[in-house]
RNA sequence: GCCGGGGUGGCGGAACCAGGCUAACGCGCGCGGCUCGAGACCGCGUGGGGCUCUGCCCCGUGCAGGUUCAAAUCCUGCCCCCGGCG
Numbered sequence: 001g002c003c004g005g006g007g008u009g010g011c012g013g014a015a016c017c018a019g020g021c022u023a024a025c026g027c028g029c030g031c032g033g034c035u036c037g038a039g040a041c042c043g044c045g046u047g048g049g050g051c052u053c054u055g056c057c058c059c060g061u062g063c064a065g066g067u068u069c070a071a072a073u074c075c076u077g078c079c080c081c082c083g084g085c086g
Base pairs, nucleotide, nucleotide: 001085002084003083004082005081006080007079010027011026012025020069028046029045030044031043032042033041047059048058049057050056051055062078063077064076065075066074
């Protein structure tokens, strides 16, 4: 240099093919229940920021652009990791 695979919350890991269910599920963590207490188990919550805060708005899938009404998903360039060729 060329080819292939990959990069998604604190961690693991789907959704990508064939764009829309507005990022599932598990672990961990927080609060509550149960308990003398803890573990196990059960319920709820768990990306970031803002506001006029019972709620609403904006941003977020390696980085920067593009296409589109709409992008984790399609296109272009770049960065990083793994494997192969030379």